[in-house]
């Protein structure tokens, strides 16, 4: 000087699933539509969480571990906002092959 790898920060991208039913509130006031709240059932998984029972990967097997796998506790399901695993770029720090 310094690859790989790890962490933080900034920017960009970033999916899925009912505004279905009932009740209430606001407006209107014959009512409709809209917004919000509560309940019910249904649904989604890519914050987090849990689990290896299945699948897949780490290995030929066992044991064990992990996951964008499974479960949905949490979270979420019109648009917007927020969040969002993961990816890319920038930048700081750590480790340090060479």
């Nucleotide at each position: 000087c310094g690859a790989c790898c790890c962490c933080a920060c900034g920017c960009g991208g970033g999916a899925g699933a009912g505004u279905c039913c009932c009740g209430g509130u606001c407006c209107a006031c014959u009512g409709g539509a809209g917004a919000c709240c509560g309940g019910g059932c249904g649904c989604c998984g890519a914050a987090g969480g849990a689990g290896c029972a299945a699948u897949u990967c780490c290995u030929c097997c066992c044991c064990g571990g992990a996951a964008u796998c499974u479960c949905u506790c949490a979270g979420g399901c019109a648009c917007c906002c927020c969040g969002g695993a993961c990816c890319g770029c920038g930048c700081g720090g750590g480790c340090g092959a060479g």

Background: Model confidence (mean pLDDT): 78 of 100. Glycine riboswitch aptamer, 98 nucleotides, folded computationally. Its Rfam family is "Glycine riboswitch aptamer". Its family is annotated with glycine biosynthetic process in the Gene Ontology. The sequence was found by an Rfam model in a public genome assembly.